[in-house]
RNA sequence: CCGUGGGACACGCUCCGGACGGGAGCGGGGGACCCACAUCCGACCGUCACCGCCAGUGACGGUCUCGGGGUGAAGCCGCGGACUCUGCGGCAGGCCUGAUCCUCUGGCCCAACCCGACAGCUCACCUCGUAGGCGAGUCGGAGGAUCCAU
Numbered sequence: 001c002c003g004u005g006g007g008a009c010a011c012g013c014u015c016c017g018g019a020c021g022g023g024a025g026c027g028g029g030g031g032a033c034c035c036a037c038a039u040c041c042g043a044c045c046g047u048c049a050c051c052g053c054c055a056g057u058g059a060c061g062g063u064c065u066c067g068g069g070g071u072g073a074a075g076c077c078g079c080g081g082a083c084u085c086u087g088c089g090g091c092a093g094g095c096c097u098g099a100u101c102c103u104c105u106g107g108c109c110c111a112a113c114c115c116g117a118c119a120g121c122u123c124a125c126c127u128c129g130u131a132g133g134c135g136a137g138u139c140g141g142a143g144g145a146u147c148c149a150u
Base pairs, nucleotide, nucleotide: 001023002022003020004019006016007015008014009012025130026129027128028127029126030125035120042064043063044062045061046060047059048058049057050056067118068115069114070113071112075091076090077089078088079087080086081085093109094108095107096106099146100145101144102143103142104141105140
């Protein structure tokens, strides 16, 4: 934004509105061949099986997070503190509008959560989100370039 449902009335190719395992659009995750990578397979609990028993091994189920991974701009390094946390600094990253890019300058942000031992890319295919909050052309400022329209 749209459809169905719902409501209103001036009863229309009308308006309101956005409930729905709704749809579209947009955004994300998983997922082959090829290519790339290639040595790790964490902890605890329970059940079953192997075993004469213990130990051990394997399978299944559950809980967790130190390994790994995901969304996001939010990553790395250093110095402290009252050290589960928190402050400062450096480099990197992001924002300051309504098409995009570059330079200078000023001001801010640099979080939070999720998966649960596990995931590279990836056609088909599967799946998730589209909440919440804030703002209002008196929008930080200056310069340059491209595109579109008149």